Context: one part of a larger RNA
RNA sequence: UCCGGCGACUUGCUUUAUGCAGCGAGGUUAAGCACUUAAGGUGCGGAGCCGCAGGGAAACCGAGUCCUAACAGGGCGACAGUUGCAUGAUGCAGACCCGAAACCGGGUGACCUAUCCAUGGGCAGGCUGAAGCUAGAGUAAAAUCUGGUGGAGGGCCGAACCCACCGGCGCGAAAAGCCGGGGGAUGACCUGUGGAUAGCGGAGAAAUUCCAAUCGAACUCGGAGAUAGCUGGUUCUCCCCGAAAUAGCUUUAGGGCUAGCCUUGGGUUAGUCUGACGGGGGUAAAGCACUGUAUUGGCUAGGGGUCCAACCAGGCUACCGAACCUUAACAAACUCAGAAUACCGUCAUGAUGAUGCCUAGGAGUCAGACUGUGUGAGAUAAGUCUCAUAGUCGAGAGGGAAAAAGCCCAGACCAUCAGCUAAGGUCCCUAAAUUACGGUUAAGUGGAAAAGGAUGUGGGUUUGCUAAGACAACUAGGAUGUUGGCUUAGAAGCAGCCACUCAUUCAAAGAGUGCGUAAUAGCUCACUAGUCGAGUGGGCCUGCGCCGAAGAUAAACGGGUCUGAAACCGUAUACCGAAGCUAUGGAUACAUAUCGCAAGAUAUGUGUGGUAGGGGAGCGUGCCGCAGUAGGCAGAAGCACCACCGUAAGGAGGUGUGGACGAAACGGCAGUGAGAAUGCCGGA
Numbered sequence: 001u002c003c004g005g006c007g008a009c010u011u012g013c014u015u016u017a018u019g020c021a022g023c024g025a026g027g028u029u030a031a032g033c034a035c036u037u038a039a040g041g042u043g044c045g046g047a048g049c050c051g052c053a054g055g056g057a058a059a060c061c062g063a064g065u066c067c068u069a070a071c072a073g074g075g076c077g078a079c080a081g082u083u084g085c086a087u088g089a090u091g092c093a094g095a096c097c098c099g100a101a102a103c104c105g106g107g108u109g110a111c112c113u114a115u116c117c118a119u120g121g122g123c124a125g126g127c128u129g130a131a132g133c134u135a136g137a138g139u140a141a142a143a144u145c146u147g148g149u150g151g152a153g154g155g156c157c158g159a160a161c162c163c164a165c166c167g168g169c170g171c172g173a174a175a176a177g178c179c180g181g182g183g184g185a186u187g188a189c190c191u192g193u194g195g196a197u198a199g200c201g202g203a204g205a206a207a208u209u210c211c212a213a214u215c216g217a218a219c220u221c222g223g224a225g226a227u228a229g230c231u232g233g234u235u236c237u238c239c240c241c242g243a244a245a246u247a248g249c250u251u252u253a254g255g256g257c258u259a260g261c262c263u264u265g266g267g268u269u270a271g272u273c274u275g276a277c278g279g280g281g282g283u284a285a286a287g288c289a290c291u292g293u294a295u296u297g298g299c300u301a302g303g304g305g306u307c308c309a310a311c312c313a314g315g316c317u318a319c320c321g322a323a324c325c326u327u328a329a330c331a332a333a334c335u336c337a338g339a340a341u342a343c344c345g346u347c348a349u350g351a352u353g354a355u356g357c358c359u360a361g362g363a364g365u366c367a368g369a370c371u372g373u374g375u376g377a378g379a380u381a382a383g384u385c386u387c388a389u390a391g392u393c394g395a396g397a398g399g400g401a402a403a404a405a406g407c408c409c410a411g412a413c414c415a416u417c418a419g420c421u422a423a424g425g426u427c428c429c430u431a432a433a434u435u436a437c438g439g440u441u442a443a444g445u446g447g448a449a450a451a452g453g454a455u456g457u458g459g460g461u462u463u464g465c466u467a468a469g470a471c472a473a474c475u476a477g478g479a480u481g482u483u484g485g486c487u488u489a490g491a492a493g494c495a496g497c498c499a500c501u502c503a504u505u506c507a508a509a510g511a512g513u514g515c516g517u518a519a520u521a522g523c524u525c526a527c528u529a530g531u532c533g534a535g536u537g538g539g540c541c542u543g544c545g546c547c548g549a550a551g552a553u554a555a556a557c558g559g560g561u562c563u564g565a566a567a568c569c570g571u572a573u574a575c576c577g578a579a580g581c582u583a584u585g586g587a588u589a590c591a592u593a594u595c596g597c598a599a600g601a602u603a604u605g606u607g608u609g610g611u612a613g614g615g616g617a618g619c620g621u622g623c624c625g626c627a628g629u630a631g632g633c634a635g636a637a638g639c640a641c642c643a644c645c646g647u648a649a650g651g652a653g654g655u656g657u658g659g660a661c662g663a664a665a666c667g668g669c670a671g672u673g674a675g676a677a678u679g680c681c682g683g684a
Stems, first nucleotide, its partner, number of pairs: 001684006011093003015089009026050003032044004054061002064076004096233002099230001103223006114197009123187001125157003128153001132149006161184003165181005199215001201211003208217001236618006246259005260365002262362007271352003274348006286335002291331003297325002302320002304317004368393007376385002398409003413586004418582003424576003427560003433573001435572006446562001452547002456544010473531005479504003484498003510525001514523002587608009619673001621670005631661001638657005644651002
């Protein structure tokens, strides 16, 4: 990992609803007792329970009663139940199954290990050489010194022995060892045997360390199926309907309760859309009349400066400036005014066709996601957070977007080798136009991006010059006072400064537009004439392009590739394209009609995606009744295979195997359906 088997909504009682059955103003027995043919028993047993009357705190009254002064009003009442069975649900119980970590109680453990007690054992060899003693020296005597002797030490080196610092091995030979190095090795040493200490505890040279591979509280059995608002799992089929991820409250936030939304039964008769009319509003936009913020000019109270005066006063003011006038803005918490929608109501035509409401049973849901639109939070960030509104996903398959829950199209009952379309497409991959007409783009733009930049190019508009000859080019001129003045070494059009930058000659020519020189010179421009002969400059608006443009794999059209297009804009026709629509056949639900005693049949119409979930109808397994009956050695069950039948679960039949059992129909009862639970057991 696979295969086989086992494996999860049960049982008892309670309450409630529905269905069926019995009896009915009643219904029913419980324990127990008796009998017996011992069973799916029969009878007795009326204790008890529910119902038959309610209202009131009560006295009490009573189809009424209570509040009250009330004969007013209102509240609660006045409508058949009960027992059993079945089914749904509730409560109490382990209550769908598996799963803790833990808690408590009784025991078992110190053969591992920690410490202690008692009694034994062990430590090759070598080295060092303390005290003391002795001899000599030495001293007044000592001290002291030297030699010898001596043999101390948690002394030194190093086996046994003990340890475990480093490395290797590390799905190991090994759930701690082996190998190579290493530390201690007469000591707080190592070790044998016997004994002591026990879990709310012991022991601890102390590490939460050890107490039998287990230790922040051992193990074992029991309480015990502890509890688990948590995770996982929960087994046959088909049909009808079909959610929610919200509100309020919650030691509540991944849990609950009630409401909302779903479903089933019963009752009732509304509902929705559209149109008209009638309403209230204070949003968008707008506005400045209020509240605030903010702008311009005027006028002006007040203040500042200044002159005069200094006793008051007075003059001036390019200063500040309330209020007022004028100008002109901004606002979620501003509004003189004020939409569209939305909402409420009335009426009406049409549409829809049970969608509304009430009630009873059963739920699930309380993590939502994205997209468009309108706000808020954030940074006018986020696949961000929080609301509202619509859609989709959720619970939705199909076609498109290369691929793609949330985008676009479109809602899958089944079958068909039929047709038409939607979005999107029609050169090839790849179904369908290398379709027609008119434009644009040259950037592979298309097929990523901004501020900003640019004689790219198309369209529109406006304006200047121009046959009295423009624009461009070419030829020629471009002078004189003068080297203007100043400055300066120099400053001559051209370093710099100054200047009402003048004037002359002219067709024209600046006290000079650049280059250049040390300064001159030189080249050139403005300006003018000639040649030429028709357009040529500037601005604005706009379409499509260009640059701006640097990233780690070709990697920014799905690819190939594409340029009067296979790109972009506009117009037109055709075609392709889905589970949409149509066609043909079939199934089923509901409604209506007809037929039928009924079951049901037929026709017409409308439906038939679906998670949680509600409802309905079935299939199959084991056992029981009928019944060991029908059947069965001329072959039962079981097993294997097969082209049959049924909408499905499934069901026949045949053949083979097997070798003795054993149905169907109709009913009943459940240990009743397996693919998942890191499921359990067995096997491969």